This is a predicted structure of a 270-nucleotide RNA (Bacterial large signal recognition particle RNA) from a Candidatus Sericytochromatia bacterium. The organism belongs to Candidatus Sericytochromatia, within Bacteria. Its Rfam family is "Bacterial large signal recognition particle RNA". The family's RNA type in Rfam is non-coding RNA gene.
RNA sequence: UUGUGCUAGAUGGGGAGUUAGCGGUGCUCUGUACUCGCAAUCCGCUUUAGCGAGAUCGAAUUCCCACUCUGAGGCCCGAUUGUGCUGGAGUGACUUUGGUGCAAUGGCGUUGAUCGUAAGGUCUCCAUGCGACGGUAAACUUGUGAACCCCGCCAGGUCCGGAAGGAAGCAACGGUAAGCAUGCUUUGUCGGGUGCCCUGGAAUAGCCGGACGGGAGCCGUAGUCCAAAUGUAUCACCAGUUUGCAAGACGGUCGAAGGUGGGUGCACAG
Numbered sequence: 001u002u003g004u005g006c007u008a009g010a011u012g013g014g015g016a017g018u019u020a021g022c023g024g025u026g027c028u029c030u031g032u033a034c035u036c037g038c039a040a041u042c043c044g045c046u047u048u049a050g051c052g053a054g055a056u057c058g059a060a061u062u063c064c065c066a067c068u069c070u071g072a073g074g075c076c077c078g079a080u081u082g083u084g085c086u087g088g089a090g091u092g093a094c095u096u097u098g099g100u101g102c103a104a105u106g107g108c109g110u111u112g113a114u115c116g117u118a119a120g121g122u123c124u125c126c127a128u129g130c131g132a133c134g135g136u137a138a139a140c141u142u143g144u145g146a147a148c149c150c151c152g153c154c155a156g157g158u159c160c161g162g163a164a165g166g167a168a169g170c171a172a173c174g175g176u177a178a179g180c181a182u183g184c185u186u187u188g189u190c191g192g193g194u195g196c197c198c199u200g201g202a203a204u205a206g207c208c209g210g211a212c213g214g215g216a217g218c219c220g221u222a223g224u225c226c227a228a229a230u231g232u233a234u235c236a237c238c239a240g241u242u243u244g245c246a247a248g249a250c251g252g253u254c255g256a257a258g259g260u261g262g263g264u265g266c267a268c269a270g
Base pairs, nucleotide, nucleotide: 001270002269003268004267005266006265009057010056011055012030013029014028015027020046021045022044023043024042034054035053036052037051038050063263064262065261066260067259069258073254074253075252076251080247081246082245083244084241085240086239087238088237091236092235093232094231095229096228097227098226099225106219107218108217115213116212117211120208121207122206124202125201126200127199129197130195131194133191134190135189136188137187138186139185140183142181143180144179150175151174152173158167159166160165
């Protein structure tokens, strides 16, 4: 140095969690790196730290060691940021109340403001009158209305008479009295949440329109401004809350894969 056969060893690793501790099943990150059985109210071990069985590779790109190289990912801390919840009412804002009264190019006014004088109308109240309505009385109209004790006329019948003729008179019919009913009417009287109508008067001073005098201001709102409230808590603000939630720099810790460097058997034969 080459070939053959063995052995050590390798056939994944990490994070959190669990555990006295170490691994595993499970979760998760890398990444491709045997099989079967056991296993989260766990399974197996003891610092030599999975147990049992089987298979493959096998002294090197594959094993071991180191690294102030690089670094997926996880965990811890946490300046800080956002949001939620609780509370507050000092500040802004909002609401209410009061004031101011022209800030907002507001309104009226020399086609005459505020003001004054003398009257008028109207709202309210009272009285008289008139009318409507309601009650009531009388008159009047119409109808009804007396078996007999109202009138007229009286069929039949009755009475007087020798006869002629008379007499009384019921019913029916026609009227009428007292009474009853009606009211399209008239008159008188009484009443009031009747009418707004005539006349007169009264109180308050509200509204309306004019006349005269006079000659320049007058006026409502609050949206401007000011003040107050044991006012509101929607917004902004203040305080608290790592024992609400989420993100999270700096820092710390563990760390796969990669990279660099170094190291490492036995036997036989040529």